[in-house]
RNA sequence: GGGCGCAUAGCUCAGCCAGGUAGAGCGACAGGCUUUUAACCUGUUGGCCGGGGGUUCAACUCCCUCUGCGCCCG
Numbered sequence: 001g002g003g004c005g006c007a008u009a010g011c012u013c014a015g016c017c018a019g020g021u022a023g024a025g026c027g028a029c030a031g032g033c034u035u036u037u038a039a040c041c042u043g044u045u046g047g048c049c050g051g052g053g054g055u056u057c058a059a060c061u062c063c064c065u066c067u068g069c070g071c072c073c074g
Stems, first nucleotide, its partner, number of pairs: 001073007010026004020057001027045006050066005
C1' cells in the first nucleotide's frame, strides 16, 4: 500500500441479508423463600446502536466517509 471482518445495556452477544415500537443471558437493586448465606422464584434497572454525511415518509439496518481493534496479502 491492497483486501476482509468487528464496533448495539456495566460484561458477553443476538437483531442488519429482506428498513417499520431495540432484545437475551450474566450483572446491579428491591422483594419472596430460608435461622442466615448460597441456590431458586418475582419485579425493577438498564443502550440518542463508534463519529459525520447521504437516500427515504421512516435507518442499528442501505450508501459514502472517518476513527479504533483484529485477520490476510504484498
Record summary:
Transfer RNA from a Candidatus Hodarchaeales archaeon, 74 nucleotides, folded computationally. NCBI's taxonomy places the organism under Archaea, Promethearchaeati, Candidatus Hodarchaeota, Candidatus Hodarchaeia, Candidatus Hodarchaeales. RNAcentral holds the sequence, with entries from ENA. Rfam family: tRNA. Rfam's curators write: Transfer RNA (tRNA) molecules are approximately 80 nucleotides in length. Its family is annotated with triplet codon-amino acid adaptor activity in the Gene Ontology. By type it is a transfer RNA.